TPP riboswitch aptamer (THI element) from Marinospirillum minutulum DSM 6287, 107 nucleotides, folded computationally. It was read from a public genome assembly, where an Rfam model found it. Its mean pLDDT, the model's own confidence on a scale to 100, is 75.
[in-house]
RNA sequence: GACAUCUUGACGGGGUGCCGAAGCGCUUAAACAGUGCAGAAGCUGAGAUAACACCCGUUGAACCUGAACCGGUUAGUACCGGCGUAGGAAUCGAGAUACCUGCAAAU
Repeated sequence: GACAUCUUGACGGGGUGCCGAAGCGCUUAAACAGUGCAGAAGCUGAGAUAACACCCGUUGAACCUGAACCGGUUAGUACCGGCGUAGGAAUCGAGAUACCUGCAAAU
């Protein structure tokens, strides 16, 4: 000097579902038979009490489209994997810095 890597400031980007209970509506001569809403408790996760919390910012799987897609699993359109070398997607600065390189001094 500064790569890999790490930390941090400001600014910016993003998501917040699923659903076995109670309840309400529709349908029916009647029916917990079907269906819609709802969402207690619960599930997964960094985040699903919109917290100034969590995650991500081109080294971009944070997140969106494909997509109520395909396979598995389950109470479950959630979850896991594929899709995915797919198409999109939000930046500037400061500091540290092994190995390495250059210069100077001493021995």